The part of an RNA shown here (small-subunit ribosomal RNA, 5' domain) has 508 nucleotides and comes from an uncultured bacterium. The prediction has a mean pLDDT of 87.

[in-house]
Context: one part of a larger RNA
């Protein structure tokens, strides 16, 4: 000097930030992911109007949030390449939107089963699901010409022919979707060049292992996978083995040059009881999905089920050590809908805690050759605490008491005006605060409400007196202490900090 601290003492406020570093240890309890009725049939209540409901369908649930196990790797970091590629919602262009059939939940009717839940029969809508039409500048196949590229090969134009693939409606008549292509833009995947810790008291590794042909597979390149073939391939410029570790922007710390970290906050990766699987879907091998296997816990009528906080809280336990089972969707962003709205422990307050930084305050002016008292002395003297106190005057920050009291609010959304071919654009007024009666502001009384902690032998800034007697005890070195100890213990005094102050672990 620095800390995500921890102890020990002490403690008056405010702002800002931070806050399980250990057991990726097990969780009781709530609440962290739903929306849509303008996509459908139904149920339930009511006269209706209407309103609530679960199911289908439908978009999210791959995003926000957490952790840091695993990973020494194309994981990060930079820089590049894809002529080997995906990309939902959203912006832009171009076409379309035609005509039909089956079913499955739910509703009914049976039945099981403790419970989870499950069978079986009829019926039934749709923007669910399946055919047909129509079809290119999408795909396939076939010609040719021009042209670029390092190479595999791509690009653009024709030309002509074949084949192949689409769709959905709803309404309150404003709208708001649906199908195919083309481009964007945003977000991924893949591959490469450099770079990225310790150990040689790991020297040798390697069998899908190197590379080739043909396949499979994927949106995509590739020994990704598979038959067949060839011996190949990496290693002293550390391979392999073994240990440790998330990576980076950044922190500390240092004049540098390095060293050491990788908490908060951002970008990336990985992981979601252990492990493996694929499903769906633009996107996932998915934290609050799903299927198996194992540990663990829990219901259980013993027949069988259920569960997964490393999402906000909270509990145990582990630990030197780290917090409320608060408020609120008012902003800001999500996600869903035409809106209205709804949900959103994201995220915006608030609590707790001197953990930090950073500020502000415990008063100011006068006042004795100097009270009392305490302490040291050469002891009726004298010196010091000391203007220090009493006492006179001032002030009121804080504090307390009463009054006022915002900003954070723009929007959507209604109204009501103006412009405009159509989207749509402006303008006016309303509406909408958790924090909060909060910050700030005035007012009135009162010095009133407010200081400790370490040290004081050198180093290092501050000395005397008792006690103690190699005892008891100190100590970061050196070293103190066995009868006058500035080093112990206690006092008066001093020095340094100062709502802190001192030890302790780390790192410079």
């Nucleotide at each position: 000097g620095a800390u995500g601290a921890a102890c020990g003492c002490u403690a008056g406020c405010g702002g800002c930030a931070g806050g399980c570093c250990u057991a990726a240890u097990a969780c009781a309890u709530g609440c962290a992911a739903g929306g849509c009725g303008a996509g459908g049939g139904g149920g339930u209540g009511g006269c209706a109007a209407c309103a609530c409901c679960a199911c289908c369908g439908u978009c999210g649930u791959a995003c926000g949030g957490g952790u840091g196990c695993g990973u020494a790797a194309c994981g990060c970091g930079u820089a590049u390449g894809c002529a080997a590629c995906c990309u939902g919602c959203c912006u832009u262009c171009g076409a379309c939107u035609g005509g039909g059939g089956g079913a499955c939940a739910g509703c009914c009717c049976g039945g099981g089963g403790a419970a989870a839940c499950c069978c079986g029969g009829a019926u039934u809508a749709a923007u669910a699901c399946c055919g047909c039409a129509u079809a290119a500048c999408a795909c396939a196949c076939u010609g040719a010409a021009c042209u670029g590229g390092c190479a595999u090969c791509g690009g653009u134009u024709c030309u002509u022919u074949u084949g192949u693939u689409a769709a959905a409606g709803a309404u309150u008549u404003a709208u708001c979707g649906g199908u195919c292509g083309a481009a964007g833009a945003u977000g991924g995947g893949c591959a490469u060049g450099c770079g990225u810790c310790c150990g040689a008291u790991u020297a040798g590794c390697u069998a899908g292992c190197u590379g080739g042909c043909g396949g499979g597979g994927u949106a995509a390149c590739g020994g990704c996978c598979c038959a067949c073939c060839a011996g190949g391939g990496c290693g002293a410029c550390g391979a392999u083995c073994g240990g440790u570790a998330g990576g980076g922007g950044g922190g500390c710390c240092g004049g540098g040059a390095g060293g050491u970290c990788g908490a908060u906050c951002c970008c990336c990766c990985a992981c979601a009881c252990g492990g493996g699987c694929a499903c769906u879907g633009a996107g996932a091998c998915a934290c609050g999905g799903g299927c198996c296997c194992g540990a663990c816990u829990c219901c259980u009528a013993c027949g069988g089920g259920a569960g997964g906080c490393a999402g906000c809280a909270g509990u145990a336990g582990g630990g030197a050590a780290u917090a409320u089972u608060g408020g609120g969707c008012a902003a800001u962003g999500g996600g869903u809908g035409c809106a209205a709205g709804c949900c959103u422990g994201a995220c915006c307050c608030a609590g707790c805690c001197a953990u930090g930084c950073c500020g502000c305050g415990u008063g100011c002016c006068g006042g004795a050759c100097g009270a009392a008292g305490g302490c040291c002395c050469u002891c009726a003297a004298g010196g010091u605490c000391g203007u220090a106190a009493a006492c006179g005057g001032c002030u009121u920050u804080u504090g307390u008491a009463c009054g006022g009291g915002a900003a954070g609010a723009a929007c959507c959304c209604c109204g009501c005006c103006c412009a405009c071919g159509c989207g749509u654009g402006g303008g006016c007024g309303g509406c909408u605060g958790a924090c909060c009666g909060u910050a700030c502001c005035g007012u009135a009384a009162g010095a009133a409400u407010a200081a400790g902690c370490a040290c004081c032998g050198g180093c290092u800034a501050a000395c005397u007196c008792c006690g103690u007697g190699c005892c008891a005890g100190c100590a970061g070195c050196c070293g103190c202490g066995g009868u006058a100890a500035u080093a112990c213990g206690g006092a008066a005094g001093g020095u340094g900090c100062g709502a802190a102050c001192g030890u302790u672990g780390u790192c410079c």